[in-house]
Context: one part of a larger RNA
RNA sequence: GGCUAAGGGUGGAUGCCUUGGCACCAGUGUGCGAAGAAGGACGUGAAAAGCUGCGAAAAGCGUCGGGGAGUCGCAAAUGGCGUAGAUCCGGCGAUGUCCGAAUGGGGAAACCCGGCCAGGGUCAUGCCUGGUCACCGAGCACCUAACUGUGGGACUACCACAGUUGUAGUACACAGUUAGGUGCUCGGGGCGCACCCGGGGAAUUGAAACAUCUUAGUACCCGGAGGAAAAGAAAUCAAAUGAGAUUCCCUGAGUAGUGGCGAGCGAAAGGGGAAUAGCCCAAACCGGUGGGCAUGCUCACCGGGGUUGUAGGACUCCGAAAGGCACCAUGGAAUCUAGCAGAACGGUUCUGGGAAGGCCGGCCAUAGAGGGUGAAAGCCCCGUAUGCGAAAGAGGAAGUGGGCUGGGAGUAUCCUGAGUAGCACGGAAUUCGUGGAGUUCUGUGUGAAGCUGGGGGGACCACCCUCCAAGGCUAAAUAACACUGGUGACCGAUAGCGAACGAGUACCGUGAGGGAAAGGCGAAAAGAACCCCUGAUAGGGGAGUGAAAUAGAACCUGAAACCCUUAGCUU
Numbered sequence: 001g002g003c004u005a006a007g008g009g010u011g012g013a014u015g016c017c018u019u020g021g022c023a024c025c026a027g028u029g030u031g032c033g034a035a036g037a038a039g040g041a042c043g044u045g046a047a048a049a050g051c052u053g054c055g056a057a058a059a060g061c062g063u064c065g066g067g068g069a070g071u072c073g074c075a076a077a078u079g080g081c082g083u084a085g086a087u088c089c090g091g092c093g094a095u096g097u098c099c100g101a102a103u104g105g106g107g108a109a110a111c112c113c114g115g116c117c118a119g120g121g122u123c124a125u126g127c128c129u130g131g132u133c134a135c136c137g138a139g140c141a142c143c144u145a146a147c148u149g150u151g152g153g154a155c156u157a158c159c160a161c162a163g164u165u166g167u168a169g170u171a172c173a174c175a176g177u178u179a180g181g182u183g184c185u186c187g188g189g190g191c192g193c194a195c196c197c198g199g200g201g202a203a204u205u206g207a208a209a210c211a212u213c214u215u216a217g218u219a220c221c222c223g224g225a226g227g228a229a230a231a232g233a234a235a236u237c238a239a240a241u242g243a244g245a246u247u248c249c250c251u252g253a254g255u256a257g258u259g260g261c262g263a264g265c266g267a268a269a270g271g272g273g274a275a276u277a278g279c280c281c282a283a284a285c286c287g288g289u290g291g292g293c294a295u296g297c298u299c300a301c302c303g304g305g306g307u308u309g310u311a312g313g314a315c316u317c318c319g320a321a322a323g324g325c326a327c328c329a330u331g332g333a334a335u336c337u338a339g340c341a342g343a344a345c346g347g348u349u350c351u352g353g354g355a356a357g358g359c360c361g362g363c364c365a366u367a368g369a370g371g372g373u374g375a376a377a378g379c380c381c382c383g384u385a386u387g388c389g390a391a392a393g394a395g396g397a398a399g400u401g402g403g404c405u406g407g408g409a410g411u412a413u414c415c416u417g418a419g420u421a422g423c424a425c426g427g428a429a430u431u432c433g434u435g436g437a438g439u440u441c442u443g444u445g446u447g448a449a450g451c452u453g454g455g456g457g458g459a460c461c462a463c464c465c466u467c468c469a470a471g472g473c474u475a476a477a478u479a480a481c482a483c484u485g486g487u488g489a490c491c492g493a494u495a496g497c498g499a500a501c502g503a504g505u506a507c508c509g510u511g512a513g514g515g516a517a518a519g520g521c522g523a524a525a526a527g528a529a530c531c532c533c534u535g536a537u538a539g540g541g542g543a544g545u546g547a548a549a550u551a552g553a554a555c556c557u558g559a560a561a562c563c564c565u566u567a568g569c570u571u
Base pairs, nucleotide, nucleotide: 001570002569003568004567005566006565007564008563009562015556016520017519020491021490022488023487024486025485026484027483028482029481030480031191032190039099040098041097042055043054044053050074051073061093062092063091064090065089066088070081071080072079104113105112106111114133115132116131117130118129119128120127135188136187137186138185139184140183141182142181143180144179145178146177147176148175149174150173151172154170155169156168157167158166195226196224197223198222199221200220206213210260236243237242247274248273249272250271251270257265258264278473279472280471281417285304286303287302288301289300290299291298292297293296309451311416312415313414314413315410316409317408318407323405324404325403327402328401329400330399335394336393337392339388340387341386345361346360347359349358350357362379363378364368370382371381372380422446423445424444425443426442427441428440429439432458453468454467455466456465457464507514508513527555530542531541532540533539
């Protein structure tokens, strides 16, 4: 030096554990904000660094309820408070510095400097307190200016003139319009994880290069809204039978298609489910009000009427109430925001530090879900099944009242959405990349018919079928997130969220941004009084506690690498 064995050190794997995560399901909610939000800064405790709470009334104040013995947060002790009901929990209030849309002005956020009104203080000023003062939009009122109209008389000019009178202008009054200003009232602004609609809109990438194509109408930007949004009551599909608004799921189907027919992209009808709900205008016509003028026409507004395609309505005639409602008011249920009651076991029997385990003998059960207790408890504790509960706030069901709505026959005439449909050119959407290219949307141009009408059925034509555009509204089924509850052939500290712990922290970066590590003594601190060594707040040895201290705080278990010690063998 090597090998083997044993005992230590180091190290923190493994096992066990879980306060934290993850996923799904159900319910509830889906907004907050100039009455100042979200988010922060700074303060606030007797002493107080951090977290939490709170705001100069500052780990809190009032009140109404709950609750019933302890309590002064995490987090000890000193010292206080509490059955005259504290701490704690819930409802409603009060207070709420400064910044922040930030809004009196400014500004390098949490700072600086003001005006006006009222009050305090001072002899007075300085000073202090309270209120108010941003911008945009709408409504109302007032002021100013311009214009228009009307009015009556006055004046001026012109025409005409006996007079009356006409036209234009000036000034005045009233009304209206436009613009500006002032005041008052109301609204807006900003934030918000995701979901939704609209306006814009990439590239990396794939095509094994690359340009059409793809990525993708994705990311991202902007605008807007709601608790959902959007869509929605056929100018839809279908196919020779028919269906009957929209949305979502399964299927149809990786089909039909599309495609440098490459890479790829990719329907619909139909079928099965979820949920179901249908309506209102414009017009014809009738009535009213007002304006215009060419005086019987027209325009505007209001009320009635009316709303569809086997056409419907106006119009004429007959009938008029059963039913319905998504509207308004009233009403106030369930439910939610604290809680309450809640059955039943013992053994001086064993092991053990400890009984819930073994043994023996009982009991309850609408409760044998679960958790805790010194180990493994239906009957010890918290609970569980079940039943009950609200002063206050939220919530809005049923009901009631109002309002609205609701039929038939006839057919001469009238009405039934125009710069629209269509067409041409340029684009977009759809599975459809211009293709034989229909359908939908529309930038430019052109431009109908109007019920004997019009659109569609994938160029186009005919027949046939089907539907009524050019106005609008509409719940549910659907999407997502937060919270609460539940569940898990989900994780168990290199896992599970990045974060089980003062984590979006420490730290890094000018910044946008990036982003950790770090859990476990013990049943209970009983956390080692006292003594000793010493280089003296280290570390250790005794003593003591404990079941255990090789459980001693660098603390459960304590693997391996690595480092020692001892012994054997060997060189």
This is a predicted structure of a 571-nucleotide part of an RNA (large-subunit ribosomal RNA, domain I) from a Pseudomonadota bacterium. Rfam family: Bacterial large subunit ribosomal RNA. NCBI's taxonomy places the organism under Bacteria, Pseudomonadati, Pseudomonadota. The coordinates come from a structure-prediction model, not an experiment, and the mean pLDDT is 81.